[in-house]
RNA sequence: CAUUUUGAGGGUUUGAUCCUAGCUCAGGGUGAACGCUGGCGGUGUGCCUAACACAUGCAAGUCGUGCGACGAACUCAGGAAAUUUUGCGCAAGCGGAAUUUCAUGGGGGAAAGCGGCGGAUGGGUGAGUAACACCUGGGUAACCUACCUUCAGGACCAGGAUAACCCGCCGAAAGGUGGGCUAAUACUGGAUAAUCACAAAAAAAUUCAAUUUUUUUGUGCAAAGCUGUGUCCAAAAGACACAGCACCUGAAGAUGGGCCUGGGUCCUAUCAGCUAGUUGGCGGGGUAAAAGCCCACCAAGGCUAUGACAGGUAGCUGGUCUGAGAGGACGGCCAGCCACACGGGGAUUGAGAUACAGCCCCGACUCCUACGGGAGGCAGCAGUGAGGAAUCUUGGACAAUGCCCGAAAGGGUGAUCCAGCGACACCGCGUGGGUGAUGAAGGGCUUCGGCCUGUAAAACCCUGUCAAGUGGGAAGAAGGCUACCUUCUGGUAGCUUGACGGUACCACUGAAGGAAGCCCCGGCUAAUCCCGUGCCAGCAGCCGCGGUAAGACGGGAGGGGCAAGCGUUACCCGGAUUUAUUGGGUGUAAAGGGUCUGUAGGCGGUCUGGUGGGUCGUACCUGAAAUCCUCUGGCUCAACCAGAGAAUUGGGUACGAAACUACCUGACUUGAGUCCGGACGAGGGGAGCGGAACUGCCGGUGUAGCGGUGAAAUGUGUAGAUAUCGGCAGGAACACCAGUGGCGAAGGCGGCUCUCUAUUCCGGUACUGACGCUGAGGGACGAAAGCGUGGGGAGCGAUCGGGAUUAGAUACCCCGGUAGUCCACGCCCUAAACGAUGGAUGCUGGGUGUCGGUCCGGUUAUCGGGUCGGUGCCGAAGCAAACGCGUUAAGCAUCCCACCUGGGGACUACGACCGCAAGGUUGAAACCCAAAGGAAUUGACGGGGGCCCGCACAACCGGUGGAGCAUGUGGUUUAAUUCGAUGGUACGCGAAGAACCUUACCUGGGCUUGACAUGCCGGUAGUAGGAGCCCGAAAGGGUAACGAUCCGCCGUAAGGUGGAAGCCGGCACAGGUGGUGCAUGGCUGUCGUCAGCUCGUGCCGUGAGGUGUUGGGUUAAGUCCCGGAACGAGCGCAACCCUUGCCUGUAGUUACUCGCCGAAAGGCAGCACUCUACAGGGACUGCCGUGGUUAACACGGAGGAAGGUGGGGAUGACGUCAAGUCAGCACGCCCCUUAUGUCCAGGGCUACACACGUGCUACAAUGGCCGAUACAAAGGGAUGCGAAGCCGUGAGGCGGAGCAAAUCUCAAAAAGUCGGCCCCAGUUCAGAUUGCAGGCUGCAAUUCGCCUGCAUGAAGCUGGAAUCGGUAGUAAUCGCGGAUCAGCUACGCCGCGGUGAAUACGUUCUCGGGCCUUGUACACACCGCCCGUCACGCCAGCUGAGUCGGGAGCGCCUGAAGAUGUCUUUUUAAGGCAUCGAGGGCGAAACCGGCAAGGAGGGCGAAGUCGUAACAAGGCAGCCGUACCGGAAGGUGCGGCUGGAUCACCUCCUUU
Repeated sequence: CAUUUUGAGGGUUUGAUCCUAGCUCAGGGUGAACGCUGGCGGUGUGCCUAACACAUGCAAGUCGUGCGACGAACUCAGGAAAUUUUGCGCAAGCGGAAUUUCAUGGGGGAAAGCGGCGGAUGGGUGAGUAACACCUGGGUAACCUACCUUCAGGACCAGGAUAACCCGCCGAAAGGUGGGCUAAUACUGGAUAAUCACAAAAAAAUUCAAUUUUUUUGUGCAAAGCUGUGUCCAAAAGACACAGCACCUGAAGAUGGGCCUGGGUCCUAUCAGCUAGUUGGCGGGGUAAAAGCCCACCAAGGCUAUGACAGGUAGCUGGUCUGAGAGGACGGCCAGCCACACGGGGAUUGAGAUACAGCCCCGACUCCUACGGGAGGCAGCAGUGAGGAAUCUUGGACAAUGCCCGAAAGGGUGAUCCAGCGACACCGCGUGGGUGAUGAAGGGCUUCGGCCUGUAAAACCCUGUCAAGUGGGAAGAAGGCUACCUUCUGGUAGCUUGACGGUACCACUGAAGGAAGCCCCGGCUAAUCCCGUGCCAGCAGCCGCGGUAAGACGGGAGGGGCAAGCGUUACCCGGAUUUAUUGGGUGUAAAGGGUCUGUAGGCGGUCUGGUGGGUCGUACCUGAAAUCCUCUGGCUCAACCAGAGAAUUGGGUACGAAACUACCUGACUUGAGUCCGGACGAGGGGAGCGGAACUGCCGGUGUAGCGGUGAAAUGUGUAGAUAUCGGCAGGAACACCAGUGGCGAAGGCGGCUCUCUAUUCCGGUACUGACGCUGAGGGACGAAAGCGUGGGGAGCGAUCGGGAUUAGAUACCCCGGUAGUCCACGCCCUAAACGAUGGAUGCUGGGUGUCGGUCCGGUUAUCGGGUCGGUGCCGAAGCAAACGCGUUAAGCAUCCCACCUGGGGACUACGACCGCAAGGUUGAAACCCAAAGGAAUUGACGGGGGCCCGCACAACCGGUGGAGCAUGUGGUUUAAUUCGAUGGUACGCGAAGAACCUUACCUGGGCUUGACAUGCCGGUAGUAGGAGCCCGAAAGGGUAACGAUCCGCCGUAAGGUGGAAGCCGGCACAGGUGGUGCAUGGCUGUCGUCAGCUCGUGCCGUGAGGUGUUGGGUUAAGUCCCGGAACGAGCGCAACCCUUGCCUGUAGUUACUCGCCGAAAGGCAGCACUCUACAGGGACUGCCGUGGUUAACACGGAGGAAGGUGGGGAUGACGUCAAGUCAGCACGCCCCUUAUGUCCAGGGCUACACACGUGCUACAAUGGCCGAUACAAAGGGAUGCGAAGCCGUGAGGCGGAGCAAAUCUCAAAAAGUCGGCCCCAGUUCAGAUUGCAGGCUGCAAUUCGCCUGCAUGAAGCUGGAAUCGGUAGUAAUCGCGGAUCAGCUACGCCGCGGUGAAUACGUUCUCGGGCCUUGUACACACCGCCCGUCACGCCAGCUGAGUCGGGAGCGCCUGAAGAUGUCUUUUUAAGGCAUCGAGGGCGAAACCGGCAAGGAGGGCGAAGUCGUAACAAGGCAGCCGUACCGGAAGGUGCGGCUGGAUCACCUCCUUU
C1' cells in the first nucleotide's frame, strides 16, 4: 500500500420413511400501550387517534439621532384652600407641624399618532398532493434579488396637504362621519444626469441558435435629511467646516429565489382507450421571466400495452430498522425541500406573500348585543374539553447562542437556554464484603436411612458508593460602562453582567442501617418434585395437556433466566431459497396453453473494414450537514459530545481502449428456402360404385312354441311366430387383410374407383444468400354431447313405460322405445383434448425389433454391410424424492413463450367479453383448517390370485337340540337371594362337598386398642384366673365362693420391697372378601404344539427398510438338501425326561410256585416262571431295490417285539386380546375407624311364569327280569379301613380278628358266559312324582342331607331348524377307585382297567392357520375408511322487492369579493354594463356505501335421520367432458382416459 471479518436451525402430515408444502418458534427493533414491581443519577425522548373544538396568559416588534402635538404616574419651587394638632395669648388671633385638594412653572417621560425598517424569518402541522411535489444531473442566449460589500457619480430649487389634536353629530358596542389646525427622511412639481430606459441607423465578433457587443443620434427618468463637534454669533434663529448615520442613479459581487428540462419515484387491467385550450401555428395580451399562461383566428392534431385515462393509497429526501449480502419495511426526534394555517375564493402592500397571530367576500361554527348590528380563528408555548390503549408544566430567564429594530446604550424574542413531570428508551451505580457447620430452627421431600433450602441465616470482624446531615463551592463571561492613553483602531486600570443554582463537584459525620422484583420449569427451550382438581376448573406460540397417581391446570417447595426491571399485546425485518437478480420450480407433489399460424417484442451463423451507443480505464465536478465506520480527544467510566479521516456503491463532464455486443459497409454457405429426379401413406374435400349382416314387407315350406335369465316374467305366437327358402325395400357401418403398422399440427383418419388438393422422406447439389427461432395480443382448426333450420331414420339407444331383483331399487338384469346417433348449412369451443412431458437448435457409450427410401458387396426371389428419416423395447454415464427417464431425455447447454406459490371456500361470487340457449373465457374475498399432498416401506385387509396344512369339509360311528330329572347361567323375585367368570377363550366355571360353620349377603341383638400383632405411658393385691347364681336366643352383661405364678434385694423365718406376666385405663395402631385386574407382581386362558419370531457382522437402499428367512425340491416341522451377497447365531421344531410295548442282567418279601408237607389257613424249600424295581440292550432310513439333481427325501422289501416321530404324556417361541383374577396370595394409591372392623342368633346363597348351556336316565328284545358262573387295573385306610360270625327283606346293626398294609381290609368288578321267563304293549320298557314306614351322619336334617323297604307309576315309542365329539386299543359300551368330606345334592371332576368297531374317494366348498404375490384413500388396521340429502345450532360472504346516504364530473338558473374591458359624469373617486368568478339552487346519470323481508349455496359443530356412491375386481372397475333423469349419495346414454384387478392371447425385450 492492497485486500478482509462473512450466511446455524428447530417443532408439526406417517405405524415408520424420503420428498413437496404450509403453519409455528428461537433473533433484532419501536415516539409504544397494558399487568406486576420500583433505590439513585446522566443523556435523550413524549397526541401515532379528532387538519376535532377551544376559556385564560404569553409567542413581533422597534427607532425621539425622521416628525408634530399632548403630556399620566412621580418629583421640585413658591402660592391658595380645607382638616387635625401644637406653641403663645383671657379671647380674637398669630406662628409652627402633618395630611389632603386645587392652580401655575420646571424636571420627567408612559400611552396614542404620522413616518421608516421588520411583521414573507423564526415556530407549528402533514390535511391535500402520484405531481417537475421530491431526489439527482443539467439549462436560463427567458429572469428577479430589500438589508450587506466594492466601484463610479450625485444629493439643487420650490409647493400643497394630512393624522394626531380641538369642536360637533350618529351608534348599546365595534366604530363611523362633518368642520377646524399642524409637522416630517410622508406627498407633489421643477432642475440636472449617465456606463440607465426607449427608438432609429451603421459596423463587427462569437455561437447550433441572438433578443449579443460596439459606435452615433434623438427622447425620457433621481434624491432627504438627522446627530455630534468646531468656527461665526450675547442668546435664539441661522450659516459654514469636519465626522458619523441616512438618501438618489448606475455597474459589479455575495446571498436568496422564479422558470424550463434528462433520469428516478406505490398498488389495481375485474380501469383500455383518453383528450376541445385539447395538439400545433400566426397575431395580440400578460409576467421579473419562456410558454395556450390568457384571447381571436387557422389547421386537426396530441397521449396510450415501455400502461394513457380511471380508481385506491401516500408529503418527498438525507436517513432509520432489519438482513451475510442483494433486498424488505419505515420516513417519529434531528437536518434539507414542499404544502397548509377554521372550509373555499380573491386581490392589496411590498425587494419578496397571493401573507399562521394582515385585508375583502362566501360558508360552517362559537361568543357579545339595547336585536339595529358586531367580534373570533392555538396545525406558536403552556393549558382545557373531546376522541383514544396512549403521550408532559397554564414553570424560570433573555445569563449564553441566534433573529428583528436601533448610531449606540438598549428593547423585543414560549426561537433558544434551563428547570418540572413520565423506568418511555439508552447508559452507569447501588441494595453490602469477609469469616462462619451442631450443616440451628422453620418449610418441603423421603426409599424413613436421610436429603434440599444452605454459608444461606444467626454470630463475629470489616467497608462506606448512593440516600441522609453538616461545611465548602465552580466552569459556562464573550461583552458593557467609566477613566486614562492612543499609531483611530486598539491598549491599560477600575466597576459590572448567571435563568440553571448554593446546582455539579469536594470534604466531614454517623450508620449494614433506607433500597428486588418479574417471568418461566411437557418438547421446541435453560430449569422438577409434592399436594389439590378429575375432559370439571382451567392452560395453550406450534405440537398439544386435563376423563383419580397431571413434571403441561391451581397452590407449595425447589430450580432456571433476566434484573430496576420483568412479562404480555401490537407492528416491522429476519429465519422464509415461502416470489428464487444473487437464489426455486412445472411426467406422478401446485404448475405446459387442446393444436397450429403469425403481429409487436425478445434472441440470432461465418469472414472483412469502419463507428464508439452499451462495456472498460484515467482525471475532474458533484453526491449539504448530521448519521454509519475508523482514529483521537472531552464529561471519574459509559451513554452522550467534539475534531480528523474514510465512506457516500449514484449522477455529470473530458480524454482514452476496441475484445465482446450494437450500428454501418462489403463478402460467404454450413442455418433456411427454391429447383430437378424418385418414393410411401386409413392426410383432406367432392362424386360414383360394391358385398356381407340387420330390420321391415311379399310369397313358399312348416308347427307350437319362440324369446329371455342366475332363475323368471313382461314381450311375441294357432289371425301361424321362431326356424327355413326365394324376392323386394331401406338406412347405417365397412369383417378378414390389421401389425406397440402407416398418415396428419392437434382433434382425428380404415370397403372399392375416379377427380381436386396438401404434407413428408430419399437422391442430385443447380439457384437465393441469414431470408432464421420463438411468439404477449390477434387469426384459424378443434372428439363426444348439445343448439337452430331442413332432410333421413335400418340398428343402437339417454328420457320414458313395463317385467324382475330387493328391506326399498328412481339402479345393475330383461322386454319395448323417444330425442339423438346419419346428411346439408349455421352455431357451440369443452374432455383423463394425456406421453398428464411447450417449441427450436447443438452436444453426450451401446444393443435389439419394425416402417419408408437409398448406397456398396455378393454365391442375386434369399443374404451381408453402411447411411438418411420415422416408430417401439432394454439399457452406460448422468438426472430424479422415489417411481422412473435415458440420442424420440425427465441428461448437458442456449433462446423464446405459457404456467405454479398450503388445503378448503372455488372449474365459485361480482364485473367484463363471447353465445340463440346450454354455457364458455377471465376470476376474487370473507371465513375455516394444520394440514392437504407425491413416491416408496412394513403390516393388516380384499365378495384378488397361486401353493400348502388341520376331524376343517367329505366318508363313517355315536350324540346334543324333543322327554323327565340333575347341575350351571340369564331373567324375574326377594329384607337378602354375597361376589366374580360373559363370542370363540363365561355357563357340572372359581366351588376337590353352602343344614350351623363355611359366608363374604340380609334382619335383629352386642363390643370399641377391639377376634388377631407390636411398642409406649399410667394404674393395679384378694391381682390374673374363676366354679356357682341372675338376665338373655346367643354373644354379652352382672354378682361371686375360691384363688395363683416368675425374677432381684432385705430378712433365720414370717414377711417386706421393687420388677415381670396378667388385668384396667390411655396413646400409637390393629382390622376391612371396601374401590381400582384400566396403577401392579405372580399365575392362567387363547391364537397354538401353529412353525414361526429374531439377532451380530457383511451387502443393497438418501431413508423407513430389505437381504439372510425369498427361490427349486422335501418334511409333521424355518425338517433337511441344492441354489443364491450373504456368513453365522439365538428363542422355537426335533432330541434329551416320564410312561407303555420286547429282551438281558441284578435282587427275591408280603409277590410267585417247577418241588415237599398240610383237610384248610399255611409252612418248608426255591428264584426257573409271573410279578415287583433298579441297571442296561434295542430302531439308526442302519441294510437291499426303485425313483430323485451322484442330494435331501419318497416308495417297496428283508430282518425284527417294535419301522420310518412305535403309542401316550410332560414340555407352549417373539407376541396378541388394557383377555381373566385386588375374592387364593402379594402389592401402590384411594376410602371406612363406637364401623365398610368384630362377636352372636335366625334367615339367605336351595326362591320360580320363563330362556339357554352342560350332563344323567330312558324311550326298549344287540333288551328287561330271575338264577348260576368267569376274568381286571389303579387306588384308599389309624377319631381310619374294618374280616369271619350273628340279626334285619334292606339301608343297616351287633361284633371285633387282621392291618400304618405286594401280608389285613374297602372288594361284589360289570358288561361277558350258561340256563329260564317276558313277546312289541306306554309293556315284566322307562322310572319322574307322591304317600307311608324305616336307616345313617351330625349339637341340629323344617326351610335344606343321603340311603332303604312297601306303595304310587308322570313325560317319553329315537327327537324341527340347527349343532357336537371321534381316525385305533380310538369311538361306542361296561364297571372300579380317589380327592373334597361328619354326612351329602357326585348323574360332576380326576384316574383305572374290561369288551371293542366303522370310515377317509378326495381338497370344489365351510371354518381356522402357514408361505409367496397383487391392489389399497385401511394403520384403533374391513367390526376399517368414507359420500351426499334431511333435521338442529353458530359464523362469514353472495343475491334481494325496496329504502337511506354519498356522488370532485355534466346541463341549466343565480352569482359575493375581486379582476379585465367599456360607458356616463369636467378629471379622480363613485356608479352602470359585459365577461370571468367562490358559493347556492334545479335536473338526469355513472359509480360507491348503509339497512333489509325473502332466496340460493358455503364453512364449522363427541356420540341425530336416510341410504352406501368411493377406497379391494369396494361387490355394476373407476374417472373426465356433455346430455337427460332421480329423496340423497347418484343412475343411464355418447365419446374419451388408465391414474383398472384377474385370467388368457398377441407383440417386444432379457438370458441360454

A computed fold for a 1552-nucleotide RNA from a Pseudomonadota bacterium, annotated as small-subunit ribosomal RNA. The sequence is in RNAcentral, with records from ENA. The prediction has a mean pLDDT of 84. Lineage of the source: Bacteria > Pseudomonadati > Pseudomonadota.